[in-house]
Context: one part of a larger RNA
Molecule: large-subunit ribosomal RNA, domain IV
Organism: Nanobdellota archaeon
RNA sequence: UUUACGUAAAGGAAAUCGGCAAUAUUGGCCCUGUGACUUCGGCAUAAGGGGUUCCUGCGCUUGUAGCUUUUAGUUGCGAGUACAGGAUUCAAUAACUAAGGAUGCCCGACUGUUUAACAAAAACGAAACUUCCUGCUAGCCAGUAAUGGUUUGUAUAGGAGGUGACGUCUGCCCAGUGCAUGUACUUUAAACUCCUUUUCAAGGGGGCUAAGAGCGUGUAAACGGCGGGAAUAACUAUAAUUCUCUUAAGGUAGCGUAAUACCUUGUCGUUUGAUUGACGACUUGCAUGAAUGGCGUAACGAGGUAUCCACUGUCUUUACGUAGAACCUC
Numbered sequence: 001u002u003u004a005c006g007u008a009a010a011g012g013a014a015a016u017c018g019g020c021a022a023u024a025u026u027g028g029c030c031c032u033g034u035g036a037c038u039u040c041g042g043c044a045u046a047a048g049g050g051g052u053u054c055c056u057g058c059g060c061u062u063g064u065a066g067c068u069u070u071u072a073g074u075u076g077c078g079a080g081u082a083c084a085g086g087a088u089u090c091a092a093u094a095a096c097u098a099a100g101g102a103u104g105c106c107c108g109a110c111u112g113u114u115u116a117a118c119a120a121a122a123a124c125g126a127a128a129c130u131u132c133c134u135g136c137u138a139g140c141c142a143g144u145a146a147u148g149g150u151u152u153g154u155a156u157a158g159g160a161g162g163u164g165a166c167g168u169c170u171g172c173c174c175a176g177u178g179c180a181u182g183u184a185c186u187u188u189a190a191a192c193u194c195c196u197u198u199u200c201a202a203g204g205g206g207g208c209u210a211a212g213a214g215c216g217u218g219u220a221a222a223c224g225g226c227g228g229g230a231a232u233a234a235c236u237a238u239a240a241u242u243c244u245c246u247u248a249a250g251g252u253a254g255c256g257u258a259a260u261a262c263c264u265u266g267u268c269g270u271u272u273g274a275u276u277g278a279c280g281a282c283u284u285g286c287a288u289g290a291a292u293g294g295c296g297u298a299a300c301g302a303g304g305u306a307u308c309c310a311c312u313g314u315c316u317u318u319a320c321g322u323a324g325a326a327c328c329u330c
Stems, first nucleotide, its partner, number of pairs: 001325008010316002014314001019311001028052005037042001039165001053087005059081010088092001100309007107301002112124002128163007139150004166296004171226003176223002178219005185214003192207006227245005254288001255285001266282006
């Protein structure tokens, strides 16, 4: 110097991006007590408070044996327990063992799964909701095929996709792309057929015609999309209202400076001595928004973020000790 530990007066997060790290704190059992919220199950060991060893006294419950006046009483030996007094220590679950707690908000409902060896998560899954295909010689998948799987299953089934418990909802648009369906008609290949360059060959022309396309209709829990400019109320401001251009339709309910907001450290309030933080509002949303799900949500989380209590060598500010390693001298 370094590694792993231990202990530190006073202070107690002032350290730091951040209480990272540190059994530092809490801890077992018994008694008591337990708010908000809630899907009434929980939350919950919520939180908080007291006790815990030994001796003595006394009360109660009870096992067993004896005696007695035998549903009981009493004596002996036990077991358990309540109360009271006293004793010892700094300390009585004295060692080991053994939760730190509380409160906002975000995300994901939950238990679960994952990048073996830098990521455990808000990612994946999940129950549940929903769309599409499929009537069985099914549909889908593998294979050129035979055939096989799903299945010795049969729509309460199988396959494909999306959303993701629950509560409450899920607005408008079918113009584009896709899908489904219809089609009197239009277009349209080869084959076929008819005509033809006097005949053959090769060629030219006409007719018929499938799917497809055109054309029509439907479909958004299909892919997706969801405007602009003026004027207007008896202060000002704003605009329920009116006009206008325009679209397939012009963003509804909600939520909103957000895991989404550039400007931005937006503005106001709470929190602090002081806050680019957090929370609550407002909201003109650069560029929110409804199963590409919107908004809530108890419980849960080695998730993210902020605050408080307790606690501490994180720090003020380092020191000492134990064990090992390296180095220096010998």